Record summary: This is a predicted structure of a 63-nucleotide RNA (Fluoride riboswitch aptamer (crcB RNA motif)) from Methylocystis parvus.
[in-house]
């Protein structure tokens, strides 16, 4: 200097936030950005990749 392998940091997983865990991405047009229709336009659906807590929304029922 070259190859391989670890391990750290940072970022990502369809609408904030915290807590484990999983998988991606490495200097930037990266990882990642749900669905349907007649695609101007318009509907539906999720606050998670997964477990689980706040919190905000929607929509119903009693006072």
């Nucleotide at each position: 200097u070259c190859c391989g392998g670890a391990u750290c940091a940072g970022g990502c997983g369809a609408u904030g936030g915290g807590g484990u865990u999983c998988g991606c991405c490495u200097u930037g047009u990266a990882a990642c950005c749900g669905c349907c229709c007649u695609c101007a336009g318009g509907g539906c659906c999720g606050a998670u990749g997964a477990c689980u807590c706040c919190u905000g929304c929607a929509u119903g029922c009693g006072a």
Its mean pLDDT, the model's own confidence on a scale to 100, is 77.